[in-house]
Parts: sequence; C1' cells; structure tokens
RNA sequence: AGCUUAAUUUGCCACCCUCAUCACAAGAUGAGCUCGGAAAGCCAAGGGUCUUUUAUAGAUAGCCGGUUACCGCC
Repeated sequence: AGCUUAAUUUGCCACCCUCAUCACAAGAUGAGCUCGGAAAGCCAAGGGUCUUUUAUAGAUAGCCGGUUACCGCC
C1' cells in the first nucleotide's frame, strides 16, 4: 500500500417500552432496560420517508447514500 471476511479479543452503541422534561407535531434529551448492530461513528445543501405554524419550516442517518476509523489474518 492492497485484498479478504474464516474468526471476533479488550471493549462500544442502545430497538421497543417506562418515567421526567422540551416541541403544535414528527420527534429529541436524560435515566432505567437491552431488540439488534462490524461502522447502529459522523454528515440533513444526494435520494426516500415522516410532521404541521405549508414555510428560504422541522424531524429521521437503527431507510438508502456519502465519509472517517478500531482489532485480527494474509
């Protein structure tokens, strides 16, 4: 530097639900819990979907996508 995914160490994140708060809402944050994830890290000025105060509005990346990176083997 490249390729691959047979294996996955130490660890990481946290679906749904519950409680509290914020928001018109979708939903978000914190705590508990842990369905799952090898990018379930980051990006909302690529696409899709959702919301309503229909706007140069907002949400969602754990929908696709873009992008960065750890461990191991050859």